[in-house]
Molecule: Purine riboswitch aptamer
Organism: Alkalibacter rhizosphaerae
RNA sequence: GAAAAUUCAAAAAUGUACGUCCGUAUAAGUUUGGCGAUAAGGGCCGAGCGUUUCUACUGGAUCGCCGAAAACGAUCCUGCUACGGGAUGGUUGAAACGUCAA
Repeated sequence: GAAAAUUCAAAAAUGUACGUCCGUAUAAGUUUGGCGAUAAGGGCCGAGCGUUUCUACUGGAUCGCCGAAAACGAUCCUGCUACGGGAUGGUUGAAACGUCAA
């Protein structure tokens, strides 16, 4: 001096995880058995159906209804889970003014 290896720092690129948004599934729906309450009540437990699908299948409010019996109804809001996809730049157009489409 060159090459290789190792270590440290920075930058760039790519990807992953998490988060977030959109979409699909399912309507947080429905059928049913048992127990339980009673207008200050209308609850609790189990099983089935429902998903190219694992899991879950709640909670709250309002209105109605049931004249004391065994039965609830309607509307709205509220997530989780599974899977898929998006986030940038340029151009054009529209316009509801910072949005949408190609």